[in-house]
RNA sequence: GCCCCCAUCGUCUAUCGGUCAGGACACGGGCUUUUCAUGCCUGUAAGAGGAGUUCGAUUCUCCUUGGGGGUGCCA
Numbered sequence: 001g002c003c004c005c006c007a008u009c010g011u012c013u014a015u016c017g018g019u020c021a022g023g024a025c026a027c028g029g030g031c032u033u034u035u036c037a038u039g040c041c042u043g044u045a046a047g048a049g050g051a052g053u054u055c056g057a058u059u060c061u062c063c064u065u066g067g068g069g070g071u072g073c074c075a
Base pairs, nucleotide, nucleotide: 001071002070003069004068005067006066007065010025011024012023013022018055027043028042029041030040031039048064049063050062051061052060
């Protein structure tokens, strides 16, 4: 240099074009308990940036950024 993969709540992860973007853990509040722990209920919080396609994009395409992997410097 070229090719491939990845980027979503604080963390891990689901969502293969129409979901107020779901779950687990963590965190806040409440209930239970003499207290703590456990358990139960509940709340906050997320699509890397830009452009395109589309009625509609987290999802498809292109570019950029960042990360990971593979491969070449031969005649």
Predicted 3D model of a 75-nucleotide RNA (transfer RNA) from an uncultured Lentisphaeraceae bacterium. Its Rfam family is "tRNA". Gene Ontology term of the family: triplet codon-amino acid adaptor activity. It was read from a public genome assembly. Its mean pLDDT, the model's own confidence on a scale to 100, is 82.